This is a predicted structure of a 74-nucleotide RNA (transfer RNA) from Firmicutes bacterium ADurb.Bin182. Its Rfam family is "tRNA". Rfam's curators write: Transfer RNA (tRNA) molecules are approximately 80 nucleotides in length.

RNA sequence: GCGCUCGUAGCUCAGUUGGAUAGAGUAUCAGACUCCGACUCUGAGGGUCGUGGGUUCGAAUCCCGCCGGGCGCG
Numbered sequence: 001g002c003g004c005u006c007g008u009a010g011c012u013c014a015g016u017u018g019g020a021u022a023g024a025g026u027a028u029c030a031g032a033c034u035c036c037g038a039c040u041c042u043g044a045g046g047g048u049c050g051u052g053g054g055u056u057c058g059a060a061u062c063c064c065g066c067c068g069g070g071c072g073c074g
Stems, first nucleotide, its partner, number of pairs: 001073007010026004019057001028044005050066005
C1' cells in the first nucleotide's frame, strides 16, 4: 500500500430484508429484607449507536470519505 472484518451504556454483547419510546447481562447508586452485612427482590442514573457527509417520509441498520482495533496479502 491492497483486501476482509469489527466499532452500540463503565465492561461484555444483542438489535443489521430501514419503521415508530435504542435494549439485555454485569457494574454503580437508592429502597425493601437483616441486629449489621452478604444473598435476594424492586427501582434509578448512565448512549450525539467511532466520526463527517449522502440517500430516504424515516438510518444503529443502506452508500461514500475519514479515524481506531483485528486478520490476511504484498